[in-house]
RNA sequence: GUCCCCGUAGCUCAAUUGGUUAGAGCGUCCGGCUCAUAACCGGCAGGUUACAGGUUCGAGUCCUGUCGGGGACA
Repeated sequence: GUCCCCGUAGCUCAAUUGGUUAGAGCGUCCGGCUCAUAACCGGCAGGUUACAGGUUCGAGUCCUGUCGGGGACA
C1' cells in the first nucleotide's frame, strides 16, 4: 500500500431478511436477610448503537467516507 472482519450499557454479549419502547448476564447503587460481612433474594438507574453523511414512511441492521482494533497478502 491492497483486501477482509469487528466497533451496541462500566464489562461480556443479544437484537429473528429494515418495523412497535434497543434487551440479557455480570457489575455499580438502593432495599431485604444477618450480630456483622460474604453469599442469597427483590428493585432502580445506566445507551448520541465509534463519528459524519446518504437511501427509506421507517436504519443497530443497507450504502459512502473518517476514526479505532484485529487478520491476510505485498